[in-house]
RNA sequence: CGGUCCGUAGCUCAAUGGCAGAGCAUCCGUCUUAUACACGGGGGGUUGGAGGUUCGAAUCCUCCCGGACCGA
Numbered sequence: 001c002g003g004u005c006c007g008u009a010g011c012u013c014a015a016u017g018g019c020a021g022a023g024c025a026u027c028c029g030u031c032u033u034a035u036a037c038a039c040g041g042g043g044g045g046u047u048g049g050a051g052g053u054u055c056g057a058a059u060c061c062u063c064c065c066g067g068a069c070c071g072a
Base pairs, nucleotide, nucleotide: 001071002070003069004068005067006066007065010024011023012022013021018055026042027041028040029039030038048064049063050062051061052060
């Protein structure tokens, strides 16, 4: 320098162009003498950034940023 893949909650990951979700973690409650386990519930997101296409974008296109890998 060129190419491929990836970036979504604190972490690991889903989501066919049509309500952004799960598990773990965290907080509250039930249970217990208490803790843990178990069960119930809550909070937590500029979907890496900026544009574009579209009635509608996490999803498609372009550029940029970051990471992994390949080639030179």

A computed fold for a 72-nucleotide RNA from a Candidatus Sungiibacteriota bacterium, annotated as transfer RNA. It matches the Rfam family "tRNA". It is annotated as a transfer RNA. Rfam's curators write: Transfer RNA (tRNA) molecules are approximately 80 nucleotides in length. Model confidence (mean pLDDT): 83 of 100.